Model confidence (mean pLDDT): 79 of 100. The RNA shown here (Lysine riboswitch aptamer) has 176 nucleotides and comes from a Clostridiales bacterium. It matches the Rfam family "Lysine riboswitch aptamer". Rfam links the family to the GO term lysine biosynthetic process. The sequence was found by an Rfam model in a public genome assembly.

RNA sequence: AAACAGUUUAGAGGCGCACUUUUUAUGAGUAGGUUUAUGGAGAAAUAUGGGCAUCUAUGAAAUAAACUGAAAGGAAAAAGUGCCGAAGGAUAUAAUACCCAUAAAUUAUAUCCUGGUCCUACAGCUAAUAACUGUAAGACUGUCAUCAAGAAACUUGAUGGAGAGCUAACUGUUUU
Numbered sequence: 001a002a003a004c005a006g007u008u009u010a011g012a013g014g015c016g017c018a019c020u021u022u023u024u025a026u027g028a029g030u031a032g033g034u035u036u037a038u039g040g041a042g043a044a045a046u047a048u049g050g051g052c053a054u055c056u057a058u059g060a061a062a063u064a065a066a067c068u069g070a071a072a073g074g075a076a077a078a079a080g081u082g083c084c085g086a087a088g089g090a091u092a093u094a095a096u097a098c099c100c101a102u103a104a105a106u107u108a109u110a111u112c113c114u115g116g117u118c119c120u121a122c123a124g125c126u127a128a129u130a131a132c133u134g135u136a137a138g139a140c141u142g143u144c145a146u147c148a149a150g151a152a153a154c155u156u157g158a159u160g161g162a163g164a165g166c167u168a169a170c171u172g173u174u175u176u
Base pairs, nucleotide, nucleotide: 001175002174003173004172005171006170008169009168010167011166014084016083017082018081019080020079021078022077023076024075032068033067034066035065036064037063038062042055043054046103047102048101049100050099051098087114088113089112090111091110092109093108094107095106096105115141116140117139118138120136121135122134123133124132143161144160145159146158147157148156149155150154
């Protein structure tokens, strides 16, 4: 000096990722509550169906009017924390919530996919044409490999790969 190995350390991509707190708008004059009238026997725990504790002729559900009147999730801004498979998603299993079934939500495990950002279309979710998620097709960008050009480092262009990657340092082994 080169090659290989190492969850040994540090770092890069950028509208970078996730989380927490505060404020504001939306949610919404909605859900709910009270009163009155009609009504006349049902109502009942995230949603639907079935059931139960429980409530109900001292009027259930429902409808109308008047008065009163939220919250959660999601969004924007500011501040902070942890980081660069950061993180997100799909499938399966288990648990949670009165019981059962289906679905949704949350958490955990296993397997698989995605380098990152943005726009468009469709679908899902949602109060929402906002945001988010999935699929497809594009644009931009980072990294490595190969090829080509330029005067080396390096720059530009084309093609392709994936984060279990890439760069730098450190340690060990081997070779010269």